[in-house]
Formats: sequence, C1' cells, structure tokens
RNA sequence: GGGCCCAUAGCUCAGCGGCAGAGCGGACGGCUCAUAACCGUUUGGUCGCAGGUUCGAUCCCUGCUGGGCCCA
Repeated sequence: GGGCCCAUAGCUCAGCGGCAGAGCGGACGGCUCAUAACCGUUUGGUCGCAGGUUCGAUCCCUGCUGGGCCCA
C1' cells in the first nucleotide's frame, strides 16, 4: 500500500428500513441471625464520526477514525 471483517448501555451481545433491547453490572427493597444465592422494582444510549438515499436510517450508499485478520 491492497482486500475482508468489526464498532449498539459500564461489560458481553441481539436487533439489519417503521417505538432501540437482553443477560451481567449499578441503585433501592424483599427473603435470611447474617452473607451469598434467589425474588421484585429501578437505573443505564451522540447505535464510532461526517455526509448521501428515503416519507422514515442502528440497518442501505460514500468518505473518515479506531480495532482485528489476510496479502504484498
């Protein structure tokens, strides 16, 4: 330098045009002599950035940034 893949909550990930979600975590409560476990409630987002297409974009297209793999 070229090709491919990935980027969504604090972490691990789902969602792939039409209300942004789950598990874990955090907070509060229940249970217990107590802790853990378990149960309930709750908290949590610039969907990497900038444009484009569309009535509508996390999703499609282009560029960029960061990371991974392969080739040279």